[in-house]
RNA sequence: GGGGCUGUGGCUCAAUGGUAGAGCAUCUGCUUGGCUUGCUGAAGGUUCCAGGUUCAAUCCUGGCAUCUCCA
Numbered sequence: 001g002g003g004g005c006u007g008u009g010g011c012u013c014a015a016u017g018g019u020a021g022a023g024c025a026u027c028u029g030c031u032u033g034g035c036u037u038g039c040u041g042a043a044g045g046u047u048c049c050a051g052g053u054u055c056a057a058u059c060c061u062g063g064c065a066u067c068u069c070c071a
Base pairs, nucleotide, nucleotide: 001070002069003068004067006065007064010024011023012022013021018055026042027041029039030038048063049062050061051060052059
C1' cells in the first nucleotide's frame, strides 16, 4: 500500500425493515442469625461518525478504529 471481518447498555453477544433484546455484572426488595445461593423488580443504548434510500433503518455509500490476510 491492497483485500477481508467486526463496531449494538459496564463486559460477552443477538435482532426477517415495524416500539432494540438475552446472559453476566450493578442497584432495590424478599429469603437467611449472617454470608453464599435462590426469587423479584429497576436503572443503564444518541445501535462508532457523517450522508443517502424509506412512512419507518439494524439497510446502502463514504470515513474512522480494532483484528486479520497478502505484499
Background: The RNA shown here (transfer RNA) has 71 nucleotides and comes from Gekko kuhli. The sequence is in RNAcentral, with records from ENA.